FMN riboswitch aptamer (RFN element), 132 nucleotides, folded computationally. It was read from a public genome assembly, where an Rfam model found it. Model confidence (mean pLDDT): 79 of 100. The model forms 100% of the base pairs in the Rfam consensus.

[in-house]
């Protein structure tokens, strides 16, 4: 180093004001972005053009979460992005301006309140045993 395994952790953010008998639900303005790849940037290591390490996409791909089926394994269903710019080369860089966001509840219809959930889970990390 690499293969097969075991065992523990940890594994989702976000509000205010107004109208109203009654809304964190409408309205305005505001906020947030699961996991793993892919990335021309960015920062660091290196004498260096090599290399190597961090990090970088909510709307690209691939998966989880939700929700249906099914005894399981597992299938199925599943939301959003253009424009301009620079370049060989960008659905990722820079600049603008859009757009999306499970299901149950709610005195009024919910990405942000309350619940299923002290739940599961994509996976991330740490340790440890055996063999060669």
């Nucleotide at each position: 180093a690499a293969u097969a395994u075991g065992u523990u952790u940890c594994a989702g953010g976000g509000g205010u004001g107004g109208u109203g008998a009654g809304a964190u639900u409408c309205c305005a303005c505001a906020c947030c972005g699961g996991a793993g790849g892919u990335g021309a940037g960015c920062a660091g290591a290196g004498a260096a053009a090599a290399u190597c390490u961090g990090u970088a996409a909510g709307u690209c791909c691939u998966c989880g979460a939700c929700c249906g089926c099914g005894a399981a394994a597992g299938c199925g269903c599943u939301g959003a992005u253009u424009c301009g710019g620079u370049g060989c080369a960008a659905a990722u860089c820079c600049g603008a301006a859009a757009c999306c966001g499970a299901c149950g509840g709610u005195u009024a219809a919910a990405g942000u309140c309350c619940g299923g959930a002290u739940g599961g889970a994509a996976g991330a990390a740490a340790c440890g045993a055996c063999a060669g």